The prediction has a mean pLDDT of 79. Two RNAs folded together computationally: RNase P RNA and transfer RNA, 446 nucleotides in total.
């Protein structure tokens, strides 16, 4: 200096002026004395994804949530944590010179299925071509055709063809036999908490691929959602048909069974009414800094912060001045002027995390090259 | 705010356990027919909503995103 690579942090800033929204005082007007509404002044008033709504909680309410089957999820080890399909460390197997990145990363000797096309043969296979042996015929004596065996060494197909190379051996061949390598499965020391690594020993001679197909093995999961769920106002009008009142419909919000609890009403079909308030509602596994344990994620201890809460749904508009970036014009390196752009995108019970979306700065760690000293 | 489905030819819909996508209306061509409809016959027409992964191979299986429906008090 040129290329890479993995975090982390911000995502306009001030000021005026108009305009919404909550909540607080004050005032005016109404009133069923609960309170509603209009005006004025105050304080506050989006986010790193508030968002998809993928995951997991917490909170409600179905039984202080059982039991079993189905059913759904998750998968290398340890750990973190309320809890996960997040997070961190380490193994392994790929990729990269490197730093570093990728891996839904258990099992295919528990079964069952699936491998189009090509190809001779697609799974405990499989002689098309080729090799070689006998048999018969034919010869222009090189061979040539036929039939019946042997062969997996060699060509050819395929994503994938039943261990690679050499060697012995044979009619030709072949883990038939050898060394050597790779690659299973057992055992044995040896390190590690553990996946696993390291080294020796013995077998059997080779065992194909897919479980983001069925499915086995381990471990989690009761179901539904704040339109949950509670509590007050109000408004109306019942009628028909079936089941059933303890021998008990019905219900417990995803299916069978089983067990618990409520239970006098329940289903369906015509037909009337209501589209109202308050509470759940904001201090919670919180943020920050220090500081102790840890490699780390987090975690303990002490100190400090801390008002957004709407119910057709607030937070935006416009100037000025400065920041940033682009593009022109002018002058002497560097500046002036001006013009034009600063994004994704918006709470709606609440948190933890994933994924997606995003104009643009800032800032660390660390790997390569190539050049000075 | 919450929960649940869908996307295939211009339309309307199949496509079952993964293997070179079909079917009916429409469009085009031609036969019949004076001529049209009607009917018969031919062929064309598809990045299967986008993108990534598993697999030898993906409308189909996973996973993330787009865009259009249902429901609820």
């Nucleotide at each position: 200096c040129g290329a890479g690579u993995c975090g982390g942090c911000c995502g306009g800033g001030c000021g005026a002026c108009c305009g919404c929204g909550u909540c607080g005082a004050g005032a005016g007007c109404c009133u069923u004395c609960g309170g509603g509404u209009u005006c004025u002044c105050g304080c506050c008033g989006a986010g790193g994804a508030a968002a998809g709504u993928c995951c997991g909680g917490g909170c409600u309410c179905c039984a202080c949530a059982g039991a079993g089957c189905a059913c759904g999820g998750u998968g290398g080890u340890g750990g973190g944590u309320a809890a996960c399909a997040c997070c961190c460390a380490c193994c392994c197997g790929g990729g990269g010179u490197g730093a570093c990145c990728c891996g839904c990363g258990g099992g295919a000797c528990a079964g069952u299925g699936c491998c189009a096309c090509a190809g001779a043969a697609a799974a405990c296979a499989g002689a098309c071509c080729g090799c070689c042996g006998c048999c018969g015929g034919c010869u222009c004596c090189g061979g040539c055709c036929g039939g019946c065996g042997g062969u997996a060494a060699g060509g050819g197909u395929g994503a994938a063809a039943c261990g690679g190379c050499g060697g012995u051996g044979u009619a030709a061949g072949a883990g038939a036999c050898c060394a050597c390598c790779a690659g299973c499965g057992c055992c044995c020391a040896g390190g590690g908490u553990g996946a696993c690594c390291u080294g020796g020993g013995c077998g059997g001679c080779u065992a194909g691929g897919c479980a983001a197909a069925c499915c086995c093995c381990a471990c989690c999961g009761g179901g539904a959602g704040c339109a949950a769920g509670g509590c007050c106002a109000g408004a109306c009008a019942g009628g028909a048909a079936g089941c059933g009142c303890u021998c008990g419909a019905g219900g417990g919000c995803u299916g069978c069974u089983c067990g618990c609890c409520c239970g006098a009403g329940c289903u369906u079909c015509c037909g009337g009414g209501u589209a109202g308030g308050c509470c759940g509602c904001a201090g919670g596994a919180g943020g920050c800094u220090g500081u102790c344990g840890g490699c780390a994620a987090c975690g303990g201890c002490a100190g400090u912060c801390g008002u957004a809460g709407a119910u057709g749904g607030a937070u935006g508009g416009u100037c000025g001045c400065c920041c940033g970036g682009u593009c022109g014009u002018c002058c002497u390196u560097g500046g002036a002027c001006g013009a034009c752009c600063g994004a994704c995108a918006g709470a709606a019970c609440c948190c933890g995390g994933c994924u997606u979306a995003c104009a643009g700065g800032c800032u660390g760690g660390c790997u390569c090259g190539u050049c000075c000293g | 705010g919450g929960g649940c489905c869908g996307u295939u030819a211009g339309c309307u819909c199949a496509g079952c356990u993964g293997g070179u996508a079909g079917a009916g209306c429409a469009g085009g061509g031609g036969a019949c027919u004076c001529u049209u409809a009607a009917u018969c016959c031919c062929a064309a027409g598809g990045u299967c909503g986008a993108a990534g992964g598993u697999u030898c191979g993906a409308g189909u299986c996973c996973u993330u995103c787009a865009c259009g429906g249902c429901c609820c008090a």
Rfam match: Bacterial RNase P class A. Rfam classes the family as a ribozyme.